[in-house]
Context: one part of a larger RNA
RNA sequence: UGACGGGGGCCCGCACAAGCGGUGGAGCAUGUGGUUUAAUUCGAAGCAACGCGAAGAUCCUUACCUAGGCUUGACAUCCUGCGAAGGCACCAGAGAUGGAGCCGUGCCUCGGGGAACGCAGUGACAGGUGCUGCAUGGCUGUCGUCAGCUCGUGUCGUGAGAUGUUCGGUUAAGUCCGGCAACGAGCGCAACCCCUGUCCCUAGUUGCCAGCAUUAAGUUGGGGACUCUAGGGAGACUGCCGGUGUGAAAGCCGGAGGAAGGUGGGGAUGACGUCAAGUCCUCAUGGCCCUUACGGGCUGGGCUACACACGUGCUACAAUGGCGGUGACAAUGGGGUGCAACCUCGCGAGGGGGAGCUAAUCUCUAAAAACCGUCUCAUUUCGGAUUGUAUUCUGCAACUCGAAUACAUGAAGUUGGAAUCGCUAGUAAUCGUGGAUCAGCAUGCCACGGUGAAUACGUUCCCGGGCCUUGUACA
Numbered sequence: 001u002g003a004c005g006g007g008g009g010c011c012c013g014c015a016c017a018a019g020c021g022g023u024g025g026a027g028c029a030u031g032u033g034g035u036u037u038a039a040u041u042c043g044a045a046g047c048a049a050c051g052c053g054a055a056g057a058u059c060c061u062u063a064c065c066u067a068g069g070c071u072u073g074a075c076a077u078c079c080u081g082c083g084a085a086g087g088c089a090c091c092a093g094a095g096a097u098g099g100a101g102c103c104g105u106g107c108c109u110c111g112g113g114g115a116a117c118g119c120a121g122u123g124a125c126a127g128g129u130g131c132u133g134c135a136u137g138g139c140u141g142u143c144g145u146c147a148g149c150u151c152g153u154g155u156c157g158u159g160a161g162a163u164g165u166u167c168g169g170u171u172a173a174g175u176c177c178g179g180c181a182a183c184g185a186g187c188g189c190a191a192c193c194c195c196u197g198u199c200c201c202u203a204g205u206u207g208c209c210a211g212c213a214u215u216a217a218g219u220u221g222g223g224g225a226c227u228c229u230a231g232g233g234a235g236a237c238u239g240c241c242g243g244u245g246u247g248a249a250a251g252c253c254g255g256a257g258g259a260a261g262g263u264g265g266g267g268a269u270g271a272c273g274u275c276a277a278g279u280c281c282u283c284a285u286g287g288c289c290c291u292u293a294c295g296g297g298c299u300g301g302g303c304u305a306c307a308c309a310c311g312u313g314c315u316a317c318a319a320u321g322g323c324g325g326u327g328a329c330a331a332u333g334g335g336g337u338g339c340a341a342c343c344u345c346g347c348g349a350g351g352g353g354g355a356g357c358u359a360a361u362c363u364c365u366a367a368a369a370a371c372c373g374u375c376u377c378a379u380u381u382c383g384g385a386u387u388g389u390a391u392u393c394u395g396c397a398a399c400u401c402g403a404a405u406a407c408a409u410g411a412a413g414u415u416g417g418a419a420u421c422g423c424u425a426g427u428a429a430u431c432g433u434g435g436a437u438c439a440g441c442a443u444g445c446c447a448c449g450g451u452g453a454a455u456a457c458g459u460u461c462c463c464g465g466g467c468c469u470u471g472u473a474c475a
Stems, first nucleotide, its partner, number of pairs: 001475002003472003007469007015459002019423005026315008034306002042053002064301002070295001073125001077124002079121005086103003090099003107114002127290002130288003136284002138279003141275001143273001148187006154163003167178003193267004198234007208223002212221002237261001240255004317416001321375006333364003338357002342353004382413001387408007429451007
């Protein structure tokens, strides 16, 4: 000087407390451990691994296993020889591959040949998701959006170092003020950026419709007022008033005006560093290793196994409900191998036609809610697992191993021990919708809107963190 203390002081955070809803019990989904297996590819491991890499394993993916096959190789450059390339179809085989056939003969040219491509050969080489993240770059997590981390000059100290950065206030903040052997500065904080909340101006189609006509319908004429769209501005700054406090200033409390008030709400933004944290399987890369195999092609299988254990979720256990009926109301987004209105067939998943739309034009589109009826507390008209049968769709192909539909079946489950998690407002809870990936496959992920709470006395305690101070046999 740091680090640490079941030392002290001050302060903060859904850290506790006050509340609301969960997990832990059940069934299922998914990830992991374990076990099993020919293989169940690999990585991730307290917080910060475990719906994680994977925004989508039937083949492919695929890295794993099995069988049958290749060796200048699936891919790159160079050399030699032959042939344009390419297209069509045949036989054997699980395919990879092997065999045999027909068509085709183009472009440039100094007529030697050349370019692109294919086949064969030779070696230089290719190739490796093989090892090392403790050799590395890059990227990322984490403490933590915590308020810290440093430097120059000066001064003090023999020196390591100190001072500044401590102190008194204050703040979300090393934020600002005062004081002070310090005076300044840098990286962070804040602001500048984006979305959202109010108003104004400009513009008016595919959007809008107040007044005027018109229609079944903003449909048409018309209009730019309003909504909306998307460009530009205004607006909030403790600016104004009062109080507290003070030598002064910063700040705090209340009020006015205002759409908004003290950072208005949300996002992006992550200092010096820590964990030899994670990643050699995104990529790049040193070293080591393999080179008729640890490379490359293919068939089938596996990654989907199942006594069990854990994490994360979904659905429930019901009456604030289930079921049946009845023209309520969104937003974000997507659409050409696509979205599909409408008609029609089917109980339905869906099938057959098919207008329109490269989209403010056409299209995909709500559910809780509300109203009416029924059930009457029961393992039930709750709950839907499991299983059987019959189908639909995608795809070369749904046996291992897809999703969906109908009928039948109707398991556990009556609110969950110890323990433990999230959340402070348009939040929690609850309800549906869209998108990426994607042929198909979503209870996951990322977004969107609808309905819409309770509670916070306070900082004694638990956890994490910041500053000062103190002790130390630690570095």

Model confidence (mean pLDDT): 83 of 100. Small-subunit ribosomal RNA, 3' major domain from an uncultured prokaryote, 475 nucleotides, folded computationally. The full RNA is in RNAcentral, with records from ENA.